Context: one part of a larger RNA
Order: sequence, then C1' cells, then structure tokens
RNA sequence: CUGGGCGUAAAGCGUUCUGUAGGCGGCUUUGUAAGUGCAUGGUUAAAGAUCGCGGCUCAACCGUGAAAGUGCUGUGCAUACUGCAUCGCUAGAGGAUUGUCGGGAGUGCUGGAAUUCUCGGUGGAGGGGUGAAAUCCGUUGAUAUCGAGAGGAACACCAAAGGCGAAGGCAGGCACUUAGGCAAUAUCUGACGCUGAUAGACGACAGCUAGGGGAGCGAAAGGGAUUAGAGACCCCUGUAGUCCUAGCCGUAAACGAUGGAUGCUAGUUUCUCGGGAUACCUGGGAGACGUAAGCUAACGCGUUAAGCAUCCCGCCUGGGAAGUACGGCCGCAAGGCUAAAACUC
Repeated sequence: CUGGGCGUAAAGCGUUCUGUAGGCGGCUUUGUAAGUGCAUGGUUAAAGAUCGCGGCUCAACCGUGAAAGUGCUGUGCAUACUGCAUCGCUAGAGGAUUGUCGGGAGUGCUGGAAUUCUCGGUGGAGGGGUGAAAUCCGUUGAUAUCGAGAGGAACACCAAAGGCGAAGGCAGGCACUUAGGCAAUAUCUGACGCUGAUAGACGACAGCUAGGGGAGCGAAAGGGAUUAGAGACCCCUGUAGUCCUAGCCGUAAACGAUGGAUGCUAGUUUCUCGGGAUACCUGGGAGACGUAAGCUAACGCGUUAAGCAUCCCGCCUGGGAAGUACGGCCGCAAGGCUAAAACUC
C1' cells in the first nucleotide's frame, strides 16, 4: 500500500459551535477535449526473464532469432461519465412575510418559606446527639414558644417518559436587551451545498490570582466514640471552599461509552410545538413497544438504526511498562496537550 474495524472486546476529538486549505457535490444547453476510451508512431540500452532454433557428448553455461512488458511521449478519432468554460432551471441551501414556542443567554429590580445570628417577652431544667454514648450547649437562663430585626444562599408545590441549548448546561417572579427553533405562504436569490487537517470560540466540578461576601453545608484541622489499631465509617466543632466581580485553568463514566451530512427501508402507541377542510390528515421535536425486513459474537439495534448506500473528518492495531520518560508548546501554579523505548509476559 491492499485489507479489517471503532454501543459493551483496542478505537468517535468534550462540543463540529465558527470556519481556512483540501476532499466530495442537484437538473439542464452548448463548446472544449484535460482526465477517460480506441487506433497508430517513437522510446522504454545491452545483459537477464519468456518462446523457437543452434554450439560445447548432456546439463549448467553460451550463441542466434522472435515475441512480450510497464511507463513516458507524438498524431488521429470518440464524447457517455468527470473536469474546465458557458445558456438556463428549482426539488438542495439561503432570504422575505405572517404566526408561534421554550428553565436558551445577559443585565437590573423584586418575593415568600426555611436555617443561623442579634434584641425583647413568656418560661424554668434540661437540650443536643447516637446502635449505645461521650465530647458539646444550658441557672451569666439554654431547648421550647411569641414578637422585632440582620444577613447569606437556595428556590417547595407547579414538575412530567415534559421543555430549551452545539455541548458543558439551564428552574421563584417581573422588566429590558439578545440568540435560536418550528409551521404556513411558494414571494425573492439560483447550487450559493456537505464535510472539515491546521486554527478559533465555548467548555461541569475541583483548583489558582486579586478584591468582596460568608447564613447553611463543609476538604484540612481539633475533640468525642468505635476498634487490636482507626490516619476512616458515626458524633461535636470547624478553616479553605461553596456565593459575587474580573482574569486564569481546559479536564470528567464531558456517556447514547454510538462523529457529521444526505437518501432509502412494515408498523403500534404516548408526550410536546405548529398548520389544516379537526373522529382525521400533515410538518418539527422527545419517548415506549418490540413487531416487518435487515444487522449483531451475543446482549441488543431496529425511520431518533447498531439496517441498506454515498461523501467528508477523527481514531484503533496484544497485555504491562504508560497516557509515563524525554523534547516541544501552553499554564502563576496545580498541571494540561503532543508522545516513545529498553525490558517483560
């Protein structure tokens, strides 16, 4: 290189969200003839290899003749397909108009419940915690209860197999700003498309820098228990953190362990958002069934494919050593990305 794969065996980049190069690309007219096909010419040294004939007594070896071969190149012809140029088209794609949907994003304002704390009233001995206890709180008046206030964080019910978002993710209410999806109309553009190496952007939690904030929870730490021990599980405290602003980090079982796009291949049923002529039909999305075909090693998948095909990207190639060393790039650091080998089974 050919070839085989990637749900669970090794293998889908966290998101294909934006998009460069590249690869691939709808229907149609004409031209061209680069690719492509046919014919023919040149060349592709000799030797070797193949075939015929011949020379050493045979063979190896050698001589001679013929044919073949792939590539390059000239000429002529063909024009289905691809390319290039060109006349058009509307089924792909995009725009417009009308309507509609949602925890999509950002900013500001705001609400009630609960926990904690402070102050005041009532009250008077316990409370708390556990398997049982103790540490702990309490006559300087706790727990309980009533009233007032402070502050931070999170938003019960609605709530769902539910909705939105590219993914991460998104939920009290209101307003503003902003992005998107879908349907209907068939009005405009006229292939403007798909994918996408490199690159850019976004990216839970934890962590980092600076400044704020700090109710509850709570790594670390201290104490009480348990235990042979207990660096834990349980209990009492409790710092960082959790929250906000600005900036880093760039990782996750970032999972559907399933890359994106397009077309095709029985159905039944539920939810959700539109449209219609509304027992029904039709378009978008989200589930269930396990039925048809089919696929799969099996499990299972099955119009939301893991089926049948095409295009593009990423990735895999026995286990360990190792996602490590070294080098490079990035980062304040923690570390991240890229990524071996010796050796060993």
Predicted 3D model of a 345-nucleotide part of an RNA (small-subunit ribosomal RNA, central domain) from a bacterium. Its mean pLDDT, the model's own confidence on a scale to 100, is 83. It was read from a public genome assembly. Rfam family: Bacterial small subunit ribosomal RNA. Rfam links the family to the GO terms ribosome and structural constituent of ribosome.